[in-house]
Context: one part of a larger RNA
RNA sequence: UUGGGCGUAAAGCAUCUGUAGGUGGCAUUUUAAGUCUGCAUCAAAUCCCAAGGCUCAAACCUGGGCAUGCGAUGGAAACUACCAAGCUGGAGUACGGUAGGGGUAGAGGGAAUUUCCGGUGGAGCGGUGAAAUGCAUAGAGAUCGGAAAGAACACCAACGGCGAAAGCAUUCUAUUGUGCCGAUACUGGCACUGUGAGAUGAAAGCUAGGAGAGCAAAUGGGAUUAGAUACCCCAGUAGUCCUAGUCGUAAACGAUGGAUACUAGGCGUUGUGCGUAAUGAAUCGUGCAGUGUUGUAGCUAACGCGAUAAAUAUCCCGCCUACGAAUUACAUUUGCAAGAAUGAAACAC
Repeated sequence: UUGGGCGUAAAGCAUCUGUAGGUGGCAUUUUAAGUCUGCAUCAAAUCCCAAGGCUCAAACCUGGGCAUGCGAUGGAAACUACCAAGCUGGAGUACGGUAGGGGUAGAGGGAAUUUCCGGUGGAGCGGUGAAAUGCAUAGAGAUCGGAAAGAACACCAACGGCGAAAGCAUUCUAUUGUGCCGAUACUGGCACUGUGAGAUGAAAGCUAGGAGAGCAAAUGGGAUUAGAUACCCCAGUAGUCCUAGUCGUAAACGAUGGAUACUAGGCGUUGUGCGUAAUGAAUCGUGCAGUGUUGUAGCUAACGCGAUAAAUAUCCCGCCUACGAAUUACAUUUGCAAGAAUGAAACAC
C1' cells in the first nucleotide's frame, strides 16, 4: 500500500465559507469516449494439454491450447459520459406571518460591595478546628444620613431559546444577520462534499493607552506540621474591565465530520399551521421544524446507541496502523515574545 477501522481500545480537523477535484434528480434524442461483443494480429523457442520414439525418466519430437496488449477493425446502445431540447420532486427567489440571552452601537436602572464625609455611640471587631497575624480610644465594629467608583446583572429560569462553533441573559432604542411555518407564483439541477486557501475562534498570555470596586496567580505575614516553598487565616501586585492590535490553543466534548434516503412505538417540551371546540382562554386530534426521555428491530467486545443512530445504504473530506522514545530532535513556516503548525530516527520492549 491493500485490507480493516475512527463514542470509550490508535484514529473526526475547534468551527464555518469556498477554489480545484470527486460525486450527482426525472424523462426524450444524438454520438460512441468508457462499457459489452465479433474479427485481425500478438515469430520461433519457453509454458500448459494429449500422443510418439530413445528399455523408463529428464531432454527430444508431433499436434492443439494460452496471452495483458495493440488496430480512425465490424457491431450493440442498457448504464456512465457527450450533444440538443425539456420537466419539477432537490436547491433557490418573491410574498404573508412568526420566534429568539444571534451580532454591533448608544442610552437608562436598581440591589449589593468597597471607599470617603457627617451624626449617634463607646470597646471591642474580625477570623478559625482552635488561634494568631490584622483593624480599633488618633474612636474601629454596629447603626443612620449623604457622596463617589468599578464590576456583575438576583427573582423570572426551564430537561427552555438563539448562534457555524467559540459563545450569548437587567431594561430601552437604533441598526443588522439567520432560522422556522404558510399558501401561491417564478427560476429550472443552479446540488452535495471540499486537498490547498480564507474567515471566525473560550480562558490564559503579550503590545500600547485608559480604568481599577470586588476577586486574586506572584509576594509578605500568621497558623498547621518533623518539615509545609501547600491546604486554613490576614494582607496583596500583575490580571480580571474598556479601546486598538496580537496569539490560535482547550476534556474547543455528543470524546460521535458533512449531506441525502430509508427503518416500530410510548411519554414530554419549544416555534408554527390545520381540523375540533368556544364569547375567549383551555381541551382533543394532526402536519412541519427543533429539543429531551424511554424503547422495538438492528448494531456493538461490552458499556451502550437506537428516526437528533453508534441501524440500513450511497457520495465527498479528514484521520489511524504495537508500546515507549515523541504534542520530542533537526529543518521549514509563523509570532514582539511565550509559543504554535508541520514532524522523524537511533535505541529499548